[in-house]
Formats: sequence, C1' cells, structure tokens
RNA sequence: GGGGGAUUAGCUCAGUUGGGAGAGCGCCGCGCUGGCAGCGCGGAGGUCAAGGGUUCAAAUCCCUUAUCCUCCACCC
Repeated sequence: GGGGGAUUAGCUCAGUUGGGAGAGCGCCGCGCUGGCAGCGCGGAGGUCAAGGGUUCAAAUCCCUUAUCCUCCACCC
C1' cells in the first nucleotide's frame, strides 16, 4: 500500500426483505422470606463508530473517514 471482516444499552450479542431498536447478564424498585440467597413482576439505560448521499422512509443500500481483527504485497 491492497483485499476481506467487525463497530447496536455498562458487558456479551441478535436484528435474515428498507418501515415496531431488542435479548441475556448487570443496575434500580416492588413482591414472596424473620433476613440473606433465590425466584417472580415492573422500570431506567441508545448520537445503531463519525460525516455525507439515495429514498416517502436507513442500524440495514452507496461514498468517505476513524478504530480493531485478519490475509496479501513491499521494505529491512
């Protein structure tokens, strides 16, 4: 320098055809219990990496950029 992949909640990740942003764990509250643990119910938490474009509508398609992983090439 070139190819490919990843980036979504605090963490690990789904989101399959462009239209509802989600799960588990964690956190908070309530209930069961004498209390803890555990279980159940409820809740909070999001610039979908950044910018731009296409579209009535973008996490999803296109372009650029950033970070990480990987392969190849170059130099030594």
The RNA shown here (transfer RNA) has 76 nucleotides and comes from a bacterium. Rfam family: tRNA. By type it is a transfer RNA. RNAcentral holds the sequence, with entries from ENA. The same sequence occurs in records of 5 taxa.